[in-house]
RNA sequence: GGAGCAGGUCAGACAGCCGCUUUCCACGCUGGUUGCCAGUAUGGGGGGAGGAAAGUCCGGGCUCCACAGGGCAAGGUGCCAGGUAACGCCUGGGGGGCGUGAGCCCACGGAAAGUGCCACAGAAAUCAAACCGCCAAAGCACCCCCAUGGGUGCCGGUAAGGGUGAAACGGUGCGGUAAGAGCGCACCGCGCGGCCGGUAACGGCAGCGGCACGGCAAACCCCACCUGGAGCAAGGCCAAAUAGGGGAACAUGGGUUUUAUCAAGCCCGCAUGCGGCCCGCAUGGGUUCCCGGGUAGGCUGCUUGAGGCAUCGGGUGACCGGUGUCCCAGAUGGAUGGCUGUCCACGACAGAACCCGGCUUAUCGACCGGCUCCUUAC
Numbered sequence: 001g002g003a004g005c006a007g008g009u010c011a012g013a014c015a016g017c018c019g020c021u022u023u024c025c026a027c028g029c030u031g032g033u034u035g036c037c038a039g040u041a042u043g044g045g046g047g048g049a050g051g052a053a054a055g056u057c058c059g060g061g062c063u064c065c066a067c068a069g070g071g072c073a074a075g076g077u078g079c080c081a082g083g084u085a086a087c088g089c090c091u092g093g094g095g096g097g098c099g100u101g102a103g104c105c106c107a108c109g110g111a112a113a114g115u116g117c118c119a120c121a122g123a124a125a126u127c128a129a130a131c132c133g134c135c136a137a138a139g140c141a142c143c144c145c146c147a148u149g150g151g152u153g154c155c156g157g158u159a160a161g162g163g164u165g166a167a168a169c170g171g172u173g174c175g176g177u178a179a180g181a182g183c184g185c186a187c188c189g190c191g192c193g194g195c196c197g198g199u200a201a202c203g204g205c206a207g208c209g210g211c212a213c214g215g216c217a218a219a220c221c222c223c224a225c226c227u228g229g230a231g232c233a234a235g236g237c238c239a240a241a242u243a244g245g246g247g248a249a250c251a252u253g254g255g256u257u258u259u260a261u262c263a264a265g266c267c268c269g270c271a272u273g274c275g276g277c278c279c280g281c282a283u284g285g286g287u288u289c290c291c292g293g294g295u296a297g298g299c300u301g302c303u304u305g306a307g308g309c310a311u312c313g314g315g316u317g318a319c320c321g322g323u324g325u326c327c328c329a330g331a332u333g334g335a336u337g338g339c340u341g342u343c344c345a346c347g348a349c350a351g352a353a354c355c356c357g358g359c360u361u362a363u364c365g366a367c368c369g370g371c372u373c374c375u376u377a378c
Stems, first nucleotide, its partner, number of pairs: 001374005007368004012343007020048007028040005050349001054360002057358005062231004069279004074227005079093005094108001095106004109222002114220002116216003131162002133158003139154006170188006189211001190209003194205004235300004245291006253268006270284005307326008
């Protein structure tokens, strides 16, 4: 000097004028009311969209079903250990793959419980087989020239070489053989048990060996762990209005105790509710369906949080704990706009709607430090 890898911060800035929204204070007006509430005007103080607010993909907080269980089915996750409210997320480690490297990716339990698939090509794709080849040792026959010798065919041996394919019943090398082959040996690989290290996933060491039974579970399946449902349009309160409307089906039952009776208690049955089914539980004289009508207004939920910032301590880290400090949007036809001037990085993707933790997707640039590789000079 160049090319990369993984992080952190910001998200146009400043000033002036007018405007929007929310909250507090002061102070009037209108309405309801006599505690106050709603609306509105003026003045003053404070606050006001994101790193993804997006997707609605996960996990929860919260509310209701509802007092809230067990099992089956269904669904989700899938190496180990931690973090967290929890997770399919994050951190660290193990294994595999990619990269010279910093680093990045993994849908990473089980193929010896069973079933299924491996198209086409190829001789052959699970218990194998010979297309091109190699052999002419052994057996038979023929030819050259009687024979040594040479050649061919049959019978036979072979899977080392070539071809096909994603993959061909271990790989490389040496020996051996008629030619070959774990046929034998060395190393690797595979299997078996042993020892050592590690919480574990796993790793290392030495030994023995029949030297061979492939892949796919993001195929069905098996195993381990986890899981009620619906959702702020949840839910609660107030006010008002209509037609306490019309029709259909099921059910409105039985026994027993006290009692003169009514009534009450208990048991069985029935109905409803609990995402599907079963058990169980709770409630009860109602339950379900169709047609038609009214309201769709106001308040609340609604922002103080698994909260932010600073600092100290623990931990490799995710993160945890202590101390101090701050309040940082709450709209509901839905708030951020317009004008002027200056600066420069000339501004992309893009707007909260109950809240939070993640993941994924989109994206203009600026700054900060860390690490890797290449080249050059000293």